The RNA shown here (glmS glucosamine-6-phosphate activated ribozyme aptamer) has 172 nucleotides and comes from Paramaledivibacter caminithermalis DSM 15212. Taxonomically the source falls in Paramaledivibacter caminithermalis (Bacteria, Bacillota, Caminicellaceae, Paramaledivibacter).
[in-house]
């Protein structure tokens, strides 16, 4: 270099980690307790420090027209370390393209949006995973994985209401 085989990865609450927190081991120090006549020798649960090796570090719902820019990018759930940091990112902004505002067409501007292409109001209706419980599996352990059980959201969805200005051509 080529060929073949195998393994891993293909995700956007996502990935990672030198902080923190936690675990294990060793060393050092302290030393409850036991011991004993004794504040002695000895014992040493445990704690602290250091070193080494590890663990943890976002639970789902929802989200992508194209290019560029930007970073504290929606919603709720939880016993809240889901702390802190780095990276990414479907958010947001600008431009372009596209849709709607026409139940005929074209153009410009304006508004709202993104191929489910209308914001707002009102009414109605939902759905999750973690957590928890049970079992199994991996690990000395912190912890992790899998399966099952029962439950609970909001953003949202549906219905209803709710829609521009100007110019032009053509047809009636």
């Nucleotide at each position: 270099a080529u060929a073949u085989a195998u393994u891993a990865u293909a995700a956007a609450g996502c990935g990672c980690c030198u902080g923190g927190a936690c675990u294990u081991a060793a060393a050092u120090c302290a030393g409850a307790u036991c011991g004993g006549a004794g504040a002695a020798a000895g014992u040493a649960g445990u704690g602290a420090u250091u070193u080494a090796a590890g663990u943890u570090g976002a639970c789902g719902a929802g989200g992508a027209c194209a290019g560029g820019g930007u970073u504290a990018a929606u919603c709720g759930a939880u016993u809240a370390g889901u702390c802190g940091g780095c990276g990414g990112g479907u958010g947001c902004c600008c431009u372009g393209c596209g849709g709607u505002g026409u139940a005929g067409c074209u153009c410009a501007c304006c508004a709202c949006c993104g191929a489910u292409a209308a914001a707002g109001g009102c009414u109605u209706u939902a759905c999750a995973a973690a957590c928890c419980c049970u079992a199994c599996a991996a690990g000395u352990g912190a912890u992790u994985g899998u399966a099952g059980g029962a439950a609970c959201a909001a953003a949202a969805a549906a219905g209803u209401u709710g829609g521009g200005u100007g110019a032009g051509a053509u047809a009636g």
The prediction has a mean pLDDT of 78.
Its Rfam family is "glmS glucosamine-6-phosphate activated ribozyme aptamer". Rfam classes the family as a riboswitch.
RNAcentral records the identical sequence in 2 taxa.
RNAcentral holds the sequence, with entries from Rfam and Ribocentre.